[in-house]
Parts: sequence; structure tokens; C1' cells
RNA sequence: GCCGAGGUAGCCUAGGUAGUCACGGCGGGGCUCUGAAAAAGCUCAGAUGCGUGUGCAACUCACGCCCUCGGCA
Repeated sequence: GCCGAGGUAGCCUAGGUAGUCACGGCGGGGCUCUGAAAAAGCUCAGAUGCGUGUGCAACUCACGCCCUCGGCA
């Protein structure tokens, strides 16, 4: 340099047919339980890489850029 895959909370991850409140797990706060803790249960908060475009509407589609991984040279 070329090709491909990807970027979604502190971490991991689903969603890509555009449309309700973005799914779930770990972690965090609170509560229940207990003599107290652990475990378990209930509950709360927190996320769509950046920009432009299309469109009534964009995490989703198109283009550019940045970053990560793999392959080729």
C1' cells in the first nucleotide's frame, strides 16, 4: 500500500428487515434476607468512534476520516 472483519456503559456482548423505553451478563449503588457476612432475590444508574449526506425518521443506509484485529505484498 491492497483486501476483509470490527468499533454499542468501567469490561464483554445482541440488535443491522431504519420506527415504542437499545437485549443480556460481569462490575457499581440501594433494599430484602442473616446475629453478622457470603450466597440468593428485588431494584436503580450508566452505552451506539468522529463528521457529512439521504430520508418524515439513522446505532442501523451511503461516503470520508480515525482506531483495532486478520490476510496479502